[in-house]
About this RNA: The RNA shown here (small-subunit ribosomal RNA) has 1458 nucleotides and comes from an uncultured beta proteobacterium. The RNAcentral record of the sequence draws on ENA and SILVA. The prediction has a mean pLDDT of 85.

């Protein structure tokens, strides 16, 4: 884009056209083909007219029922069920019919016999039937005649007709007519149109898993039929015809102009109009006729339906309406013959569901309406909102204007001309009549229809939906929903902020429609003719020969099949295009023209193909000389090596494996000599060597045999290429048969690994593996690359020829042919890659492919001893499967490197009790949160109340708190007031009233109201802040270059570094963020300043205490110092690295503070900020008590120990860094102590906290659960604090558990570190084994980078990208869904052989019946009925082939959740 469309929703109006696609299913009713009286004889109805008084009667007239008889009914309408050809389409033939029509010629005379109607009788329910009597006829039948016509023996012979009507002078006639002329008719026959039969040629749907088909088959002759050729039919003959250019068969279908698509070629279709078949219930079948084997005809079977008095009879809508039924679905039981066409009639005129019209349906196409203009306060509503405003929207409103279309009134066609009548010409004719033809006038006749038009009148007045809005694809926003409810054409939307469900509000397309579904063409170059592919995406047959077939070198001649020109025939009409007319305009009608690419014919041309004929030699072959070779096939022959057996030497192990056992050995193995037997394979030479079609060929000799290569010369003359079917050939494995069997070695046996091991390793072992013969026919049969032939820049190697240069000669070197390989131009390719051995450029043949699965499966078929191989679907199912390259990740890949990563150490943890966190369970509540590393002495730097956020219980509702508004009172308030109460609170008393002159303002209560409030909820809407990977050395960017691109480059590479740190190189040059540096502590040193620090010397003291001093220590400011700067020696003249000197310090000195793009939906809504949702007499607030403190249990960090490097006891020595006013707290003085009491001092280098402790000295324990350890528990105190029970710290007396170094496993730490020893300090009324600091004492070890863990570079492989914790196979079990077998079982086409034979035609005849003709008659003749035969429908009954359904059970696919 279409469509005979259906459905939803909605619907104003007109024209045009459409309108049972399904069940060729079944019908009720009406109606669709009849007409002629001018052919007949009448006269039933009606009507005129005569006669009759009337009743009636009367065919006289107009007409006519019914019946004889012509004509029509074979047209016209309808449907497509059959048919793949007896159809159709185009184009052509010869052997024919033709009523009606046209032309021509001849004719049209003269007898005859019935019989239907009526009429009378009978039967019968009825449909109808019989039987007697009369009758015409254009009905039937003889005679005559005979121009054509037909038959012939060529002499001849057969065969015809019908009248009827209109005028009308003369003559006949009683009459009726006769005659005569016109019409119409009829006969004969000849042509002609026009239609019809029949013949051929080409075209006409799928399937080979349909390969052979045919007996009247395929030809002849003979007869017989027909309108008419022909096996068309019959008898004989002969064996033929069709078929890989697709017979037969099964399926499926009416066919064409032509419709719809499409640029076209081409795809699908074949409604409607138009031309042809076919078919009329279903099957047979004739008759009638010019024509039918007949839609509204007959006869016959069937099946159905009706009507019956059961005796019998009727009937065919797939005409036009209608009506059941089927179905998503397809109209009124309409008018009219006014028009066109039909039939019949001389004509009027009838008949006509054909035909014009009108009625239904938005079904389609085309038009027209639903206003038009002005209007901003940018109104109200309505949605959204950052609360400003946007936005529906000039849209309403309102003001003006018009009236199409609707309504109403008015007026009003065209279609209608003939036919009639009359008037003229003309013709016929005796005729001015008839009749026929032509011209003029004149009236009639419209179903539609008072309809198209058209005039007027009111009045914006009567008239918008529909689908969409995530991306394709035009158009977005808010509530609701929460992986629900839905949507979806594809991707896909939806699990609490949904532009993707739902609704609103706005948009966006069409629009009297709009969407959906359904089909069928496009895009789709995606079955590729026009226009594709085949190394890896699907696709080269394993390979070779090779009929048919396609192709196919040169030259000349000729032919004219092909091709090309030109002409004529023909392609129906509509239809499509184009120029014009008509309807107001399209649509729609119409007039002409192209166009219909085809087909036939015929004329020509001769380039090209082709075909004949003659040549050539280049392609191809043949001969003649060489040349290599694991090429084949057959027989001989060698030696090395395993294995056996046989004899000796020899003794205890051998084999084997990661590691071992199985095994073999003292009966004497391995080993080792000598000998011997059988098998099988042929080391080294050996090579991207060689050979062959390809599978494949490898010890050595003979012997037969194919193939190739090279030169040169002669010979044949296109002898070629390729190749469907075919045939050969064809590894391994496997099959039969004999044989042979050394070693390997499926099965199979044991012993190993292992969670298991029906594997991998080990010990054995048997089919096979070898022979010969026969089978199979398959491989990643691969270059995943089919055969031939030509062209197209090169280099390098290598085999096997020839030439040429040189050489004594062999290389070496240079040309050319034929092979094998490397890189590589152009070009091709998706990319990878291929390149003269093409995957490049061309040609020619053959094979094959056309989304993954299902399936190389399944049923047939074919081959096969089987195993199995070949040929090959389908239903179902996904949305994908696939390829090349890129970035990344990962690897029980590599390579190079770092880390307390291991190694090497020292000291731990895990056992023990206790402390402290979690987990679990309790529980009214044990508030929350943090969970691998990165959660667990974590938020928490300090839960008895408070903290508190959790429970219970009791209170309060503008609230504990903030701000504002109105409105009202009172200063605030105060009392260490009363009472009740757990206590918040609640209730009583008493006192008590600000500034300002005022307006008013302050401030507090109270009431309403906006609100507060929330540690509720979501860290996966979030800011902010953190953890981690990691202080690893990365991470990217801009220019440029490269790639079709994703992306590479750069940053890769060599060196080097702690470091992407530097330096070198390089299609890269450049920059950034990171590293380093810059800061801060600390290590020297120097100034500079000396208090409260210091004290060397001088005085003084108990004492730096005082005087003095500021050198020293110190204090804390401000400089200096380190740069691989210097030397050697390596490195590339580098960078840097090793060793030295100097130096307090030496290669970033030691620490710290600093954490690149990222990562992990890491963690935090309970800091804190914040979006959304929730609560608002509660999820807020206060208050007391309670709880976070529990405790079968398990984890985790720890503190304290198990002791002698140690515990007690005495004695006794050196720090550093801090904090101190609600504090730090001294002396003195009491307590066994904790602490009490006491008050100097100090806002601190001054005073205090504060004696540091390990350590040194000596003394006592003597290896014990102890003088070890100190849990626990008693009893007595102490101190903070409203308060020490739940539930704090200390102190003193008794009391003395585990525990004797810790299992698997596991953590830290490389120098002032580890380990050990005490100091302080934040929080804090009061409580630390934690936390952060601070300082003595003060080690051991590192060989190194194989392994374990992280990490980084670089390169490999991937089927991973949520990225190895990834992906992903089969079973099993479950549900559902096609499908194969399946004992069968129903059907349904079709074949065959038998029976059976209605109607009918042909033939046969003994019965029977009989008008015309012939005969005086008998009688023939001829006819009819009847039996009968012959073919034949239905039907029956056996045996087949094929197809479609089912079926117990099974079989194997597919999907679908965890």
């Nucleotide at each position: 884009a279409u469509u005979g469309a259906a459905c939803g929703c909605u619907g104003g109006c007109g024209g045009c056209a459409u309108g049972c696609c399904u069940u060729a299913c079944a019908c009720a009713u009406g109606c669709a083909a009849g007409u002629c009286g001018a052919a007949c004889g009448g006269u039933a109805a009606c009507g005129c007219g005569g006669g009759g008084c009337a009743a009636c009667c009367u065919g006289g007239c107009g007409a006519c029922g019914a019946g004889u008889g012509g004509c029509g009914a074979a047209c016209g309408g309808g449907u497509g069920a059959g048919u793949a050809a007896u159809g159709c389409a185009u184009c052509g033939g010869a052997a024919c019919g033709u009523g009606c029509c046209c032309a021509g010629u001849a004719g049209u005379g003269g007898g005859g016999g019935a019989u239907a109607g009526c009429c009378c009788g009978g039967c019968g329910a009825a449909a109808g039937c019989c039987g007697g009597a009369u009758u015409a006829a254009u009905a039937c039948c003889g005679c005559a005649u005979a121009c054509g016509a037909c038959c012939u023996a060529c002499g001849g012979g057969u065969g015809a007709a019908a009248g009827c009507g209109g005028g009308g002078g003369a003559c006949c006639g009683c009459a009726a007519g006769g005659c005569c002329u016109c019409g119409c008719g009829c006969u004969a026959u000849u042509g002609g149109a026009g239609c019809g039969g029949c013949c051929g040629a080409u075209g006409u749907c799928a399937g080979a898993u349909u390969a052979g088909g045919u007996a009247g088959u395929u030809g002849g002759u003979g007869g017989g039929g027909u309108a008419a050729a022909a096996g068309c039919c019959u008898a004989c003959c002969a064996a033929g015809c069709c078929u890989a250019c697709g017979a037969u068969c099964u399926g499926u279908a009416g066919c064409u102009g032509g419709u719809c698509u499409g640029a076209g070629a081409g795809g699908a279709c074949g409604a409607c109009c138009a031309g042809c078949c076919a078919c009329a219930c279903u099957g047979g079948g004739a008759c009638u006729g010019a024509g039918a084997c007949a839609c509204g005809g007959c006869c016959c079977a069937g099946a159905c339906u009706c009507c019956u008095a059961c005796g019998g009879g009727a009937g065919g809508c797939a005409g036009c309406a209608g009506u059941g039924g089927g179905g998503a679905a397809u109209u009124u039981u309409g008018g009219a013959c006014a028009a066109u066409g039909g039939g019949g009639g001389c004509a009027a005129c009838c008949c006509u569901g054909a035909u014009c019209c009108a009625g239904c349906c938005a079904u389609g196409c085309c038009g027209c309406g639903u206003g038009c203009g002005g209007g901003a306060a940018g109104a109200a509503g309505g949605c959204c909102u950052u609360c400003g405003g946007g936005u529906u929207g000039u849209a309403a409103a309102c003001c003006g204007c018009u009236u199409u279309u609707g309504u109403c009134g008015g007026g009003g066609a065209a279609g209608a001309a003939a036919u009639c009548u009359u008037c003229u010409g003309a013709g016929c004719u005796a005729a001015u009549a008839c009749c026929u033809c032509g011209g003029g006038a004149g009236g009639a006749u419209g179903a539609c229809g008072g309809u198209a038009c058209u005039c007027g009148a009111a009045g914006a007045a009567u008239a918008a939906g529909c689908a969409c809005c995530g991306g394709c694809u035009a158009a977005c926003u808010a509530c609701g929903u929460g992986c629900c409810a839905g949507c979806a054409g594809c991707c896909g939307c939806g699990g609490u902020a949904a532009u993707a469900c739902g609704u609103a509000g706005g948009g966006u397309g069409c629009a009297a429609g709009c969407g959906u579904u359904a089909a069928u063409c496009g895009g789709a170059a995606a079955u590729a003719c026009u226009g594709g592919g085949c190394g890896u995406a699907a696709a080269g047959c394993g390979u070779g020969c090779g009929c048919a077939g396609g192709c196919g070198g040169u030259c000349u001649u000729g032919c004219a099949a092909g091709a090309c020109a030109g002409a004529u025939g023909u392609g129906a009409a509509a239809u499509c295009c184009c120029c014009g007319g008509g309807c107001u305009u399209a649509a729609c009608c119409u007039g002409g023209g192209a166009a219909c690419u085809g087909c036939a014919u015929u004329u020509g041309u001769g380039a090209c193909u082709g075909c004949a004929a003659g040549g050539c030699u280049g392609g191809a072959g043949u001969g003649c000389g060489g040349c290599a070779g694991a090429g084949g096939g057959g027989g001989a022959u060698g030696g090395a090596a395993u294995u056996c057996c046989g004899c000796g030497u020899g003794u205890a192990g051998c084999a084997g494996u990661g590691a071992a056992a199985u095994g073999c050995g003292u009966a004497g193995a391995u080993a080792u000599g000598c000998g011997g037997a059988g098998g099988a394979a042929c080391a080294c030479c050996g090579a991207u060597g060689g050979c062959g079609a390809a599978g494949g060929c490898a010890a050595u000799c003979c012997c037969c045999u194919g193939g190739g290569c090279c030169u040169g010369c002669a010979c044949u003359g296109a002898c070629g290429c390729u190749c469907a079917u075919g045939c050969a050939c064809g590894a391994a494995a496997g099959c039969g048969u004999g044989g042979g069997g050394a070693g390997c070695a499926a099965a199979c046996a044991g012993g190993a690994u292992u969670a298991g091991a029906u594997a991998c390793c080990c010990u054995g072992g048997u089919a096979g593996u070898c022979c010969a013969c026969g089978c199979c026919g398959u491989a990643a049969a691969c270059g995943a690359u089919g055969g031939a032939u030509a062209c197209u820049u090169g280099c390098c190697g290598u085999u096997g020829g020839a030439g040429g240069u040189a050489u004594u000669g062999a290389c070496c070197c240079c040309u050319u042919c034929a092979g094998u390989g490397g890189c590589g131009u152009a070009g091709c390719u998706a990319a990878c890659g291929c390149g003269u051995u093409a995957a490049g450029u061309a040609u020619c043949c053959c094979g094959c492919c056309u989304g993954g699965g299902g399936a190389g499966u399944a049923c047939g078929g074919u081959c096969g001893c089987a195993a199995g191989a070949u040929u090959a679907a389908a239903a179902c199912u996904c949305a994908a499967a696939g390829a090349a390259a890129u970035u990344g990740a990962c690897g029980g890949g590599g390579g190079c490197c770092c880390g307390c990563a291991c190694a090497a150490g020292c000291g731990g943890u895990g056992g023990a009790g206790c402390a402290u966190g979690u987990g679990g369970u309790u529980u009214a509540a044990u508030u929350c949160g943090a969970u691998g590393c990165a959660a667990c002495g974590c938020g928490a730097a300090g839960a008895a109340c408070c903290u508190u956020a959790c429970c219970u219980a009791g209170g309060c509702u503008u609230g504990a708190c903030a701000u504002g508004u109105a409105c009202u009172g009172g200063a605030a308030g105060a009392c260490u007031g009363a009472c009740a109460g757990a206590a918040a609170u609640g209730u009583c008393g008493u006192c008590g009233c600000c500034c300002g002159c005022a307006a008013g303002g302050g401030u507090c209560g109270g009431u309403a109201c906006a609100c507060a409030g929330g540690u509720g909820c979501u860290g996966c809407a979030u800011g902010g802040c953190u953890g981690u990977c990691g202080u690893c050395a990365g991470c990217u960017c801009g220019u440029g270059u490269c790639g079709u691109g994703a992306g590479a480059u750069g940053u890769u590479g060599g060196g080097u570094u702690a470091a992407g740190u530097c330096c070198c190189g390089c299609a890269a040059c450049g920059a950034g963020c990171g590293c380093a540096a810059c800061c801060c502590c600390u290590g020297c040193u120097u100034u500079u300043a000396g208090u409260u620090g210091c004290c060397a010397g001088c005085a003084u003291u108990c004492a730096g205490u005082u005087g003095g001093g500021c050198a020293c220590u110190c204090u804390a400011g401000a400089a200096g110092g380190a740069c691989u700067g210097c030397c050697u020696g390596c490195g590339u003249u580098a960078a840097g690295c090793a060793g030295g000197a100097g130096g307090a310090a030496g290669g970033u000195g030691g620490g710290g503070a600093u954490g690149a793009c990222g990562u992990c939906a890491a963690g935090u809504c309970c800091u804190c900020a914040u979006g959304g949702c929730c609560c608002u007499u509660a999820u807020g607030u206060c208050u007391a008590g309670g709880g976070c403190u529990a405790c079968a249990c398990a984890c985790g960090u720890g503190c304290u120990a198990c002791a002698a490097u140690g515990g007690c006891g005495a004695a006794c020595a050196c720090a550093a860094g801090g904090g101190g006013a609600a504090g730090c707290c001294a002396a003195a003085u009491c307590g066994c102590a904790a602490g009490a009491u006491g008050g100097a001092g100090c806002c601190a280098a001054u005073c205090c906290c504060a004696u540091a402790a390990a350590a040194c000295c000596g003394g006592u324990c003597g290896u014990a659960g102890u003088c070890c350890g100190g849990a626990u528990c008693g009893c007595a105190g102490u101190c903070u604090g409203c308060a020490a029970c739940u539930c704090g710290a200390c102190u003193g007396c008794g009391u003395g558990a585990a525990g004797u170094c810790g299992g698997a496993a596991u953590c830290g730490c490389u120098a002032g570190u580890a380990a050990u020893c005490g100091c302080g300090g934040a929080u804090c009324a009061g409580c630390u084994u934690g936390c952060c600091g601070c300082g003595g004492u003060g080690a051991a070890u590192a060989c190194g980078u194989u392994c374990c863990c992280g990490g980084g570079u670089c390169u490999u492989g991937u089927a991973c990208a949520c990225a190895c914790c990834g992906c992903c196979c089969g079973u099993c079990a479950c549900a559902c869904c096609a499908u194969g077998g399946g004992a069968g079982c129903g059907g349904g086409u079709u074949c065959u052989g038998c029976c059976a034979g209605a109607a009918g035609u042909a033939g046969u005849u003994a019965g029977c019946c009989u008008a015309a003709c012939c005969g005086c008659a008998a009688g023939g003749g001829g006819g009819g009925c009847g039996c009968u035969u012959a073919c034949c429908a239905c039907g029956g009954u056996g045996a087949g082939c094929u197809u479609c359904a089912u079926g117990a059970c099974u079989g194997g696919g597919g999907u679908g959740a965890a």